[in-house]
RNA sequence: AAUACAUUCCGGCAAAGCUAUUGAAAAAUAGUGACGCAAAGCUAUAGGGACUACUUCCGUAGAGGAAAUGUCAGCCAGUUGCACAU
Numbered sequence: 001a002a003u004a005c006a007u008u009c010c011g012g013c014a015a016a017g018c019u020a021u022u023g024a025a026a027a028a029u030a031g032u033g034a035c036g037c038a039a040a041g042c043u044a045u046a047g048g049g050a051c052u053a054c055u056u057c058c059g060u061a062g063a064g065g066a067a068a069u070g071u072c073a074g075c076c077a078g079u080u081g082c083a084c085a086u
Stems, first nucleotide, its partner, number of pairs: 012037002017032006035074001041079003047076002049072003055067004
């Protein structure tokens, strides 16, 4: 120097499901479990979007419809940060 093989940060988070609890629900918390994620960290009156409707209104009062103060950041987004390389 070439070829082959191996390694290719350390690590982090944790979907669905299941169990328990809370809640009217959406969903959340904890445990379990990993689908995946270089922001799957944080932010819900900075913005957009989505979900639910205890309650209020509408309704041939029935079915159902509208509305968030409720919920979702692993929908977009805003914002902060680690490692490596150049």
This is a predicted structure of an 86-nucleotide RNA (c-di-GMP-I riboswitch aptamer) from Fontibacillus panacisegetis.
RNAcentral holds the sequence, with entries from ENA and Rfam.
The coordinates come from a structure-prediction model, not an experiment, and the mean pLDDT is 78.
It matches the Rfam family "c-di-GMP-I riboswitch aptamer". From the family's description: GEMM was predicted in a large-scale screen for bacterial structured RNA regulatory elements.